Annotation:
Predicted 3D model of a 1394-nucleotide RNA (small-subunit ribosomal RNA) from an uncultured bacterium. Its Rfam family is "Bacterial small subunit ribosomal RNA".
[in-house]
RNA sequence: AGAGUUUGAUCCUGGCUCAGAUUGAACGCUGGCGGCGUGCUUAACACAUGCAAGUCGGACGGGAAAGGGGCUUCGGCUCCGAGUACAGUGGCGCACGGGUGAGUAACACGUGGAUAAUCUACCGGGAAGUGGGGAAUAACGUUUGGAAACGGACGCUAAUACCGCAUACGUCUGAAGAGAGAAAGGUGGCCUCUGCAAAUGCUAUCGCUUUUCGAUGAGUCCGCGUCCCAUUAGCUAGUUGGUGAGGUAACGGCUCACCAAGGCGACGAUGGGUAGCUGUUCUGAGAGGAUGAUCAGCCACAUUGGAACUGGAACACGGUCCAAACUCCUACGGGAGGCAGCAGUGGGGAAUAUUGCGCAAUGGGCGGAAGCCUGACGCAGCGACGCCGCGUGAGGGAUGAAGGUCUUCGGAUCGUAAACCUCUGUCAGAAGGGAAGAAAGUAAUAUAUGCCAAUCAGUAUAUUAUUGACGGUACCUUCAAAGGAAGCACCGGCUAACUCCGUGCCAGCAGCCGCGGUAAUACGGAGGGUGCGAGCGUUAAUCGGAAUUACUGGGCGUAAAGCGCAUGUAGGCUGUGUGGCAAGUUGGUGGUGAAAUGCGACGGCUCAACCGUUGAACUGCCAUCAAAACUACCAUACUGGAGUAUGAGAGAGGACAGCGGAAUUCCGGGUGUAGGAGUGAAAUCCGUAGAUAUUCGGAAGAACAUCAGCGGCGAAGGCGGCUGUCUGGCUCAAAACUGACGCUGAGAUGCGAAAGCGUGGGUAGCAAACAGGAUUAGAUACCCUGGUAGUCCACGCUGUAAACGAUGGAUACUAGUUGUCGGGCGCAAGUUCGGUAACGUAGCUAACGCAAUAAGUAUCCCGCCUGGGGAGUACGGUCGCAAGGCUGAAACUCAAAGAAAUUGACGGGGGCCCGCACAAGCGGUGGAGUAUGUGGUUUAAUUCGAUGCAACGCGAAGAACCUUACCCAGGCUUGACAUCUAGGGGACCCUUUGGAAACAGAGGGGUGCCUUUCUGAGGAGCCCUAAGACAGGUGCUGCAUGGCUGUCGUCAGCUCGUGCCGUGAGGUGUUGGGUUAAGUCCCGCAACGAGCGCAACCCCUGUCCUUAGUUGCCAGCAGGUAGAGCUGGGCACUUUAGGGAGACCGCUUCGGUUAACGGAGAGGAAGGUGGGGACGACGUCAAGUCAUCAUGGCCCUUACGCCUGGGGCAACACACGUACUACAAUGGCGCAUACAAAGGGAAGCGAGACCGUGAGGUGGAGCCAACCCCAACAAAUGCGUCUCAGUCCGGACAGGAGUCUGCAACUCGACUCCUCGAAGUCGGAAUCGCUAGUAAUUCCGGAUCAGCAUGCCGGGGUGAAUGCGUUCCCGGGCCUUGCACACACCGCCCGUCA
Repeated sequence: AGAGUUUGAUCCUGGCUCAGAUUGAACGCUGGCGGCGUGCUUAACACAUGCAAGUCGGACGGGAAAGGGGCUUCGGCUCCGAGUACAGUGGCGCACGGGUGAGUAACACGUGGAUAAUCUACCGGGAAGUGGGGAAUAACGUUUGGAAACGGACGCUAAUACCGCAUACGUCUGAAGAGAGAAAGGUGGCCUCUGCAAAUGCUAUCGCUUUUCGAUGAGUCCGCGUCCCAUUAGCUAGUUGGUGAGGUAACGGCUCACCAAGGCGACGAUGGGUAGCUGUUCUGAGAGGAUGAUCAGCCACAUUGGAACUGGAACACGGUCCAAACUCCUACGGGAGGCAGCAGUGGGGAAUAUUGCGCAAUGGGCGGAAGCCUGACGCAGCGACGCCGCGUGAGGGAUGAAGGUCUUCGGAUCGUAAACCUCUGUCAGAAGGGAAGAAAGUAAUAUAUGCCAAUCAGUAUAUUAUUGACGGUACCUUCAAAGGAAGCACCGGCUAACUCCGUGCCAGCAGCCGCGGUAAUACGGAGGGUGCGAGCGUUAAUCGGAAUUACUGGGCGUAAAGCGCAUGUAGGCUGUGUGGCAAGUUGGUGGUGAAAUGCGACGGCUCAACCGUUGAACUGCCAUCAAAACUACCAUACUGGAGUAUGAGAGAGGACAGCGGAAUUCCGGGUGUAGGAGUGAAAUCCGUAGAUAUUCGGAAGAACAUCAGCGGCGAAGGCGGCUGUCUGGCUCAAAACUGACGCUGAGAUGCGAAAGCGUGGGUAGCAAACAGGAUUAGAUACCCUGGUAGUCCACGCUGUAAACGAUGGAUACUAGUUGUCGGGCGCAAGUUCGGUAACGUAGCUAACGCAAUAAGUAUCCCGCCUGGGGAGUACGGUCGCAAGGCUGAAACUCAAAGAAAUUGACGGGGGCCCGCACAAGCGGUGGAGUAUGUGGUUUAAUUCGAUGCAACGCGAAGAACCUUACCCAGGCUUGACAUCUAGGGGACCCUUUGGAAACAGAGGGGUGCCUUUCUGAGGAGCCCUAAGACAGGUGCUGCAUGGCUGUCGUCAGCUCGUGCCGUGAGGUGUUGGGUUAAGUCCCGCAACGAGCGCAACCCCUGUCCUUAGUUGCCAGCAGGUAGAGCUGGGCACUUUAGGGAGACCGCUUCGGUUAACGGAGAGGAAGGUGGGGACGACGUCAAGUCAUCAUGGCCCUUACGCCUGGGGCAACACACGUACUACAAUGGCGCAUACAAAGGGAAGCGAGACCGUGAGGUGGAGCCAACCCCAACAAAUGCGUCUCAGUCCGGACAGGAGUCUGCAACUCGACUCCUCGAAGUCGGAAUCGCUAGUAAUUCCGGAUCAGCAUGCCGGGGUGAAUGCGUUCCCGGGCCUUGCACACACCGCCCGUCA
């Protein structure tokens, strides 16, 4: 000191959350020792029991008993116990100490003053006195009441108890004369006297009385400070003051009588809520905020409420009286009690200790003292509750042990950690020793002093003796022994720390963001790690971070936030000069600011915590002295702020009155006839009873076209025909006057659009509501026809608006440019003052933007804001006739809500452009039958995958078995297949039994190859057997993956480097002007370049040249046939296949920017990428594929593997896709007849010939193919027939008979012949392909393949139509705009219901 969280990303605003410190804590897990602290925060709830305040015999009177001794006549007496215990009278104390915080918002507390308005027992100093009398009363005795508590009556008695008298230095009262008012003795000693005792006396000491001073303590008064609510705004009759009296220690309405009518309050009275206050404590850099345990000061209280008595002091915690509640006792009549003292109990609660020891110390009460009392206090006990300290070992030790965990199987890690070796001994344990805290007091002795006549007493000193709860504690020594002593939380980010397994949106976690739906570093466990450590976490709470209430130190155009506007009260602030004053201010000095705490220094416990000494500080308050700059105040002066007067000026400024024309509507008359009106289209509506139109006249109300303008005026709302009257403000000029008269403005008052309300008018047009007509799924809307309030006027109310510049008012300062309105100066250019606009520098701003009319720089005053929702709601108050306005919460809930800007995507936004996208055409699909694929259904199984375009004649270029993954049945278990080990055997072949086969058996034959040291051994290959490592899986996950593929899309795009711009996301480049099929090219430009794409390079095809001619070809020459390149020959042509040429807007012309490029033309086989193909940018779709293959993880292992037979993948109410064949005459059939290309062929193609109606068969020439074969091309063409019909169309379905392939055609092949002859007569909504050698049509070949295409791939033949064009549909590209979308419009989101 910051961090996380709003977004695709950014910046800002803003809330929420975290990291820190702290606690009288509690809870969870764990727990070795010690020191010092600390411990009912809740029920001021109720309390059993014990103790917590007594003491004095030196104030007074009385006065036992137990027990013991002695005597005894056994009845008792006497002595000690003992003047003891005990109670009583009296004195002092009990008002301290201890507890608690209920009440109290107050002179209660804090601080500083006042008391000339007071008291003060005990204590200290001073002064004076202490004489002489009296009458009672407890105790006690007798008697008596009562259960008890407690009394009653009679009788006796003492005092330092009580009462007079005397005296009065000083005291009190009073103006004075004068008057009033005290006392108590006790104890020790001594002298005199004396026989003793007593008294008197003397002396000392303790008391007593009066008075004074002090000290201490207390009372009272005052200034200042001291929580929240204004949704508490008015309160007050002893109230405020006076006079008099009473009362008090004392002032005072403290109380009373009378008189006056005051007193307090927005500087917050009164009321309500909460609370003991302070020193301090916690936090914080500080300012602040929170707090008021322990310790200390003050206050208040003592079951609740009230009251007084005693006393120096109380209205009294362990006193009294009364009342109340509660508890207890009771003989029912009546009594007793008060733990908020210390322990302790119950209860409450998350929660807080022992019914301990001791007066040894400190302190207190009483006493002359000894001493007694003291739950104050000192100690101990319990609790990790806190702080502090210590320990749980140290050094060495690698085979990096075992084991755990992970693993890429190599290893890594726990880890020098352990074991083991060498040491040490803190704490705990045992044994022994053993403090300080103790000084006083008392006693004894001694000395000194001391008053006196004298000794004592007293005082001082010294010595000795005696006093310790804690406690045999602290501490020390010795012994033994590494032996007895480590946990808790966390490990996704914030935040230090990572892997495996389990789980599978389950269980769970979570402070915030968020994890978990089968590979979870976030859940649970483990290993490892991190942090702290006798503790660690959690919860609660406070401050901090939070500048998130902003004094220090924030804001208000759009994020929350400027009152709608003005006038103005209080208040705040206020120009220039001089003089004064000294309240504020500043400085000096003094007092106070308790101690403790905190801080510095030093010191004491071994250190520390803790404690002691000392210093500074305590930022405050009070007093006093001084200064005079600033503020205030007083006085005086000034003119610049402000205002007044003078002269001009502009204006929809306001109020009232009058006037005007155009238009609308209505009324009357005329002309006139069938429509009008209205709409996207209509209808309602008006009109033959005469509308609309047109014309003349009249009536009424409202509003004022043009001028008119980011023009004017006004504080805002607002103001618009013309004239007049009255009236407010503003500006300019010149500079006469006043002399700070100013600014702002809480409350307050006024004004305040529209709508609305009240009363009364008015009502032409318009028009909520309402009615009708349309639209629509509906249409309580938009559109249309009507239409009432209202709109208008007068008076009154309401008081709100996106009342906006979303920008409060005032003053000063800070570059300019341009327009415009009003005034002045000036001939003009221009300049100056006041407004109003556009741009723009600096500056500001989160950005957008603002920018002399500031959102800049400053000052003054006011208003307002503090996360979103709830909510401008509820309640209360107030205003209003009402509607409603103003003021204005909380519970609860969310982690966001929001501002600006960026990039995309999107828009039934815009601009430009493209594509068989539409349009223009041709042919189809959708209807029929069949084929095929899919869905669905069925099934033992109908294996699996593909599912909008981009699945559906798709994987499958070919399921009868096989394939095959599915089902049923029968079998196998190191396996059908791979590697390794061991043993055996040549391999292998034949025959045979059971069986559906797999498989399980039986018999026979057979001895190979290589090397060699050669009857042997070894090796390679193959087979068999055995055991285990392992094989195997078309099992799952394409959402774990590689690879491959589809798609947008052959669309023209997608990016980078450097530079520049921006706080940043990002932009620029890539946009713009042209052009192109193209981000193709040109020009321009804060960009300059580059890459992947485009194009080209590659292949096929179209022309030519060249090279080479066999199996190809045949022009010319020759031969030759029934025919034929058949033969010689040739390579010209065709052709084959190598090489090359050719096309480039190159040429001409026009257009265009002397450009890119485009139009036209020439030449050319081909002309503007010639045609076709291959080729697919960055990326998108978690697109498809784990069943091509590969592969992580998971799963199966006598089975989810393998083999075999059979079945299934071929099912069939149905639905869809893709095809084939048709519906016919552009045709069918028959006959005749012409022209291809590209392919394939050895387990092959198979000719001629023969047989068969045919499929085909027999047979086997030729061909490893430019040679031979498949092979016949078909449509076309010619002729004939059919003549529009379910047909000589169509061929499904079906019967029969066959052929071929194959182990085998039943489920389930293809083909042939004969017969059968279904639907179908051109196909609804809808929809597909195609722009030229294309569509359409027609055959041919091939892959797969034993056999099996209407599919697929390829080949040629014949061979069109149309394209105006880009409005629309679909898809796409670029620019721009809006956006609350970003999973991106199949988005987001609102309401109702569940």